[in-house]
Predicted 3D model of a 75-nucleotide RNA (transfer RNA) from Candidatus Schekmanbacteria bacterium GWA2_38_11. Model confidence (mean pLDDT): 81 of 100. Rfam family: tRNA. By type it is a transfer RNA. It was read from a public genome assembly.

RNA sequence: GCCUUGGUAGCUCAAUGGAUAGAGCAAGGGUCUUCUAAGCCCAAGAUGAAGGUCCGAUUCCUUCCCAAGGCACCA
Numbered sequence: 001g002c003c004u005u006g007g008u009a010g011c012u013c014a015a016u017g018g019a020u021a022g023a024g025c026a027a028g029g030g031u032c033u034u035c036u037a038a039g040c041c042c043a044a045g046a047u048g049a050a051g052g053u054c055c056g057a058u059u060c061c062u063u064c065c066c067a068a069g070g071c072a073c074c075a
């Protein structure tokens, strides 16, 4: 340099055109308990950036950024 895959919550993953982006864990509050843990309840929390297509984009297209892998180059 080229190609492929990926980037969604603090972490691990869903949603692949359609209403308000959904879970688990963690953290927080409450309840319970003599206390802690466990259990139960509650609330909050995210689409890498910019543009385009579309009535409608996490999803499709373009460029860029980041990560992983492969290929090539390396006098």
Base pairs, nucleotide, nucleotide: 001071002070003069004068005067006066007065010025011024012023013022018055028042029041030040031039048064049063050062051061052060